[in-house]
Predicted 3D model of a 357-nucleotide part of an RNA (large-subunit ribosomal RNA, domain IV) from Gordonia paraffinivorans. It matches the Rfam family "Bacterial large subunit ribosomal RNA". The coordinates come from a structure-prediction model, not an experiment, and the mean pLDDT is 88. Lineage of the source: Bacteria > Bacillati > Actinomycetota > Mycobacteriales > Gordonia. RNAcentral holds the full RNA, with entries from ENA.

Context: one part of a larger RNA
């Protein structure tokens, strides 16, 4: 000097990011029990009280002497001593301490998220992430669809649309506003365009053979059949164009000017522009740059928190919008109770390290 316990004057969260680690609380039994509430909860809410001895009261169980009837039996009735539970009432006794060791919820209040019990990174994250149940839209009519296989075949399912798969959303309440111009689906087909085939006009190559020329070597022209290249119109599918429908399908959801008899403000008005211009709720939010916004609350003292306002840089309705009893080893923020977290150290055990023998 480390660790791991243990006890501490007064104070009591002044520590620290942050009550993190301690301390505290603790079983049964009895009274008592608030907001809210989906009427189930909340709820061990919270917050008291409960030691032992003696006499003696109520009561619950077992039931023995005895005494009595008779149908004489392991029998009926009465009787209650004695033992053994719970329970108030009155005296008394002891310690610091009466569930006296050990075991063994600390509580409350308010806001965010996620309704909820689960489930997750085996070895740094347990959570608001994932799941959920409950919602919606799309697909499938049976040899389903959809997935695995090259296929035969297998799951789907020994199931049959209250079923099976694929996608978002996430309990419950009150709700889900405009936009089909783009992209995607879906559905139509008259018109454009559009592939291989189909076709085969025209134009070439090749040369039997034919005119001419000729230095007789041979050049030059035309040029059947056959072969062979290249090929136009023509005909012709889904596609795309093109028309519609469809957002709880990807997704979007403006701008400028002026205007009210104080100022400010602008119901209101003109205008561009857009497919359509953000409804309703909520709002310095897990979102708010500027900003510790302004006010109010709690503190002497509050960048955090609560309530409000709205001037949303850059919320918004199933990429769900707002609420919401329970519930959370989630997050922040207060307050009681504790308390060596501090103020501000101290000693004591038991283990190491280190000296010295």
């Nucleotide at each position: 000097c480390u660790g791991u316990g243990g006890u501490u004057a007064a104070g009591g969260a002044a520590c620290u990011c942050g009550g993190c680690a301690a301390a505290a609380u603790g079983c049964c039994c009895c009274c008592g029990u608030a907001a809210c509430u989906u009427c189930g909860g909340g709820a061990g809410a919270a917050g008291g009280g409960g030691a032992c001895c003696c006499a003696g009261g109520c009561u619950g169980g077992u039931g023995a002497a005895c005494a009595c009837c008779c149908u004489u039996g392991c029998g009926g009735u009465g009787g209650g001593a004695g033992c053994u539970g719970g329970u108030g009432u009155g005296g008394g006794u002891c310690g610091c301490a009466g569930a006296g060791a050990c075991c063994a919820g600390a509580g409350a209040g308010a806001a965010g998220c996620g309704a909820c019990u689960g489930u997750u990174u085996a070895c740094u994250a347990a959570a608001a992430a994932c799941a959920c149940a409950g919602g919606u839209c799309c697909g499938u009519g049976c040899g389903a669809a959809g997935u695995c296989g090259u296929a035969a075949g297998a799951c789907g399912a020994u199931g049959u649309a209250u079923a099976c798969g694929g996608a978002c959303u996430g309990a419950c309440g009150c709700c889900u506003g405009c936009c089909c111009g783009g992209u995607g689906c879906u559905g139509g087909a008259a018109g454009g365009u559009u592939a291989a085939g189909a076709g085969g006009a025209c134009c070439g190559g090749u040369u039997a053979g034919u005119g001419g020329a000729u230095u007789c070597g041979u050049c030059c022209g035309c040029g059947a059949a056959g072969c062979u290249g290249a090929g136009a119109a023509u005909u012709u599918a889904a596609g795309c164009c093109c028309c519609a429908g469809u957002a709880a399908a990807c997704g979007g959801c403006g701008g400028u000017g002026g205007u009210a008899a104080c100022u400010a403000u602008a119901a209101c008005c003109a205008u561009c522009c857009u497919a359509a211009g953000g409804u309703a709720g909520c709002g310095a939010a897990a979102u708010u740059c500027c900003u510790u916004g302004u006010c109010g609350g709690g503190u002497a003292a509050g960048u955090u928190c609560c309530g409000a306002c709205c001037u949303g840089c850059a919320c918004g309705a199933a990429u769900g919008g707002c609420g919401u009893a329970a519930c959370g080893a989630c997050u922040u923020c207060u307050c009681u109770g504790c308390u060596g977290u501090c103020u501000c150290a101290a000693c004591c055990a038991c283990a190491g390290a280190c000296u010295c023998g």